[in-house]
RNA sequence: UGAUAGAGGCGCGGAUUUCAUCAGUAUCCGGAAACGACAGUCGGGGCGGCUGUUUCCGGGGAAAGGGGAAGCCGCCGAAGAGACGUUAUCCCCCAUAUAUCGUUUCUGGGACGUAUGCAGAAUAUGCUGCGGACUGUCACAAGAGUGGAGCGCUAUCGU
Numbered sequence: 001u002g003a004u005a006g007a008g009g010c011g012c013g014g015a016u017u018u019c020a021u022c023a024g025u026a027u028c029c030g031g032a033a034a035c036g037a038c039a040g041u042c043g044g045g046g047c048g049g050c051u052g053u054u055u056c057c058g059g060g061g062a063a064a065g066g067g068g069a070a071g072c073c074g075c076c077g078a079a080g081a082g083a084c085g086u087u088a089u090c091c092c093c094c095a096u097a098u099a100u101c102g103u104u105u106c107u108g109g110g111a112c113g114u115a116u117g118c119a120g121a122a123u124a125u126g127c128u129g130c131g132g133a134c135u136g137u138c139a140c141a142a143g144a145g146u147g148g149a150g151c152g153c154u155a156u157c158g159u
Stems, first nucleotide, its partner, number of pairs: 001158006009076001011075004016070004027060009039051004043094004079107007087099003108135002112131004117127003137148004
């Protein structure tokens, strides 16, 4: 200094099948009442479309995301998050959200606790911050321990 192969363990991620939840919600039909075309509605505006909007009663009634289980696939910066930028989402602009791609920053890992944190229908779950232990690895110390970070560590081969 390069290549190959490995290890951490409730290990990481993906799609498929299935189950519950979402929810008697969105929404459709019927009835009644109120408002109303100089009106209302479609995230906001323009252009334009539609004829309705709200409340109550009755009848019908989902889905997506997220979650559990099963085995399968790709793997060990596996992967996740933040910031910036590109593209796409009925015509134009703006905003939000989602997804893809790129640059860059942080995080060794899982669990637990916590925050009137964020997302979410949710007390599920995910993410982030903080906390003290545990655990793998290397260095120092050696008696107990202390410290660092995955562009790390171990093994083999080559230079």